This is a predicted structure of an 86-nucleotide RNA (c-di-GMP-I riboswitch aptamer). It matches the Rfam family "c-di-GMP-I riboswitch aptamer". From the family's description: GEMM was predicted in a large-scale screen for bacterial structured RNA regulatory elements. The coordinates come from a structure-prediction model, not an experiment, and the mean pLDDT is 83. The sequence was found by an Rfam model in a public genome assembly. The model forms 95% of the base pairs in the Rfam consensus.

RNA sequence: AUUAUAUAAGGGCAAACCCGCCGAAAGACGGGGACGCAAAGCUCUGGUGUCUAAAUAGUGAUCUAUACGACCGACCGGCUGCAUAA
Numbered sequence: 001a002u003u004a005u006a007u008a009a010g011g012g013c014a015a016a017c018c019c020g021c022c023g024a025a026a027g028a029c030g031g032g033g034a035c036g037c038a039a040a041g042c043u044c045u046g047g048u049g050u051c052u053a054a055a056u057a058g059u060g061a062u063c064u065a066u067a068c069g070a071c072c073g074a075c076c077g078g079c080u081g082c083a084u085a086a
Base pairs, nucleotide, nucleotide: 002086003085004084005083012037013036017032018031019030020029022027035073041079042078043077046076047075048074049071050070051069055066056065057064058063
């Protein structure tokens, strides 16, 4: 440097749920908490997909459409990194 991820992990992250807090919502953030994770690190200004609909448009409407709002712990990619083995 390349390839691989069976066992193992000093150490790392942290689902559901609860409390606080921001938000129209989806959801984010902080604390508690661990279901899991070898990239559960970054990237949604890479592609696909999913959620929401404040606002806008339509409408008789409490209905419908749309992301400029979100999700990388949705999948595939891209970038970076740890351990071990060959």